Molecule: Bacterial RNase P class A
Organism: soil metagenome
């Protein structure tokens, strides 16, 4: 100087005013009181590395918790970590880079089925366009002849061939030899690949060595499919509690006594139509089928009422730090700390000083990840070149 990997920060400080939760004090109002509501003052705290996308995994909650079968979804090298994961760590294999390092949706294509555009002759138990070939069949010419035929030359018409050219992402191993009419794993040596046996190393994926075999058997499973393992559904508008409510029942009191009103208490509305009440509608068991269980209501339409408060809700797989174990992810343990909790939804504005002039963006049940967005700055490990 160039590069690579990891971690951290996210304008700073001060003043004034304002906002939200919580705590304290004072005043006002209500209540016998506990206490509740309002206002003011003081104090603590007050968004993020992604709070985001809602893509995975869990906690929590409700429903269910006889069972069987069939479908459905997900994951996919190995070994670990974790509450769990499609996440993380380490390693293996393949690919890229001089290197640090990076990338891989990385089981199976001799279980079966499907697909492989364009170009090309031919794309899966393939094929012959150019080329090569006269060994074979045919034809032509010449010669010989015992007239049966034989020999030589020519001709790619039939035929042989897959070396070479050409097409393509991919053309049924590569190099050399032997062989041949020309050729070819047809044969041979070596190499590559596949299958398989043995030895050694590793927990394992796998690696190293060695022997044998047929001689080569394409790709695609983010195509169906096969194999192994995993998976109940819905979600904080989950869910729980209190209050209120239209209509109705009961008790009691009053009045103008076949009716109306007040108070208390219980229930939780009314009307219509259809279906059903053991010959059973409907519902539950994640989907379907079987099966099991519950079962007197269910569906639709019209009208009416309440639409307030509290909990869930923030002490948690929490944060910081020391030590121990582990290559690491992470685990164990000691000490210290409490860091938003709204619900018409707070976190802002102004001024001053300074600098490198400030990006992407804001909670809404919580947590672990992934992915995406992002002005810039700082620190550390390592590599290459000089």
């Nucleotide at each position: 100087g160039a590069g690579u990997c990891g971690g951290c920060c996210a304008g700073a400080c001060g003043a004034u005013c304002g906002c939200g939760u919580c705590g304290g004090c004072u005043c006002c109002g209500g209540g016998c009181g506990a206490c509740c509501g309002g206002a003011g003052c003081c104090g603590c705290c007050g968004a993020g590395g992604a709070a985001a996308g809602u893509c995975c995994g869990g906690a929590c909650u409700u429903c269910a918790c006889a069972g069987g079968g069939c479908a459905g979804g997900g994951u996919g090298g190995u070994g670990g970590g974790u509450a769990a994961c499609g996440c993380c760590c380490a390693c293996c294999c393949g690919g890229g880079g001089u290197g640090a390092c990076c990338c891989g949706c990385g089981g199976g294509a001799c279980a079966g089925u499907g697909c492989c555009a364009c170009a090309g002759a031919g794309a899966a138990c393939a094929g012959a366009c150019c080329g090569c070939c006269a060994g074979c069949g045919g034809c032509c010419u010449c010669g010989a002849u015992c007239c049966g035929u034989c020999g030589a030359g020519g001709u790619g018409c039939g035929g042989g061939u897959a070396a070479g050219g050409g097409u393509g992402a991919a053309a049924c191993g590569g190099u050399g030899g032997c062989g041949u009419a020309a050729g070819a794993g047809a044969c041979c040596a070596c190499c590559a690949g596949c299958g398989u046996g043995c030895c050694g190393g590793g927990u394992g994926a796998c690696c190293g060595g060695u022997g044998c075999g047929g001689c080569u058997c394409g790709g695609u499973a983010a195509a169906c499919c096969c194999c192994a393992c995993c998976c109940g559904a819905a979600g904080c508008a989950a869910g729980g509690c209190c209050a209120a409510g239209a209509g109705g029942g009961c008790a009691u009191c009053g009045g103008u006594u076949c009716c109306c009103g007040g108070u208390g208490u219980c229930u939780g509305c009314g009307c219509a139509a259809g279906c059903g009440c053991u010959c059973g509608a409907g519902g539950a068991c994640g989907g379907c089928c079987c099966g099991u269980c519950c079962g007197a209501g269910c569906u639709u339409g019209c009208g009416g009422g309440u639409a307030g408060g509290c909990c869930g809700c923030a002490u948690g797989a929490g944060c910081a730090u020391g030590c121990c174990g582990g290559c690491a992810a992470c685990g164990g343990u000691g000490u210290g700390c409490c860091g938003a909790g709204a619900u018409g939804g707070a976190u802002g504005a102004u001024c001053g000083u300074c600098c490198a002039c400030g990006a992407c963006a804001g909670g809404a049940u919580c947590c672990g990840g992934c992915u995406u967005a992002c002005c810039g700055g700082c620190c550390g490990g390592c590599u290459c070149g000089u």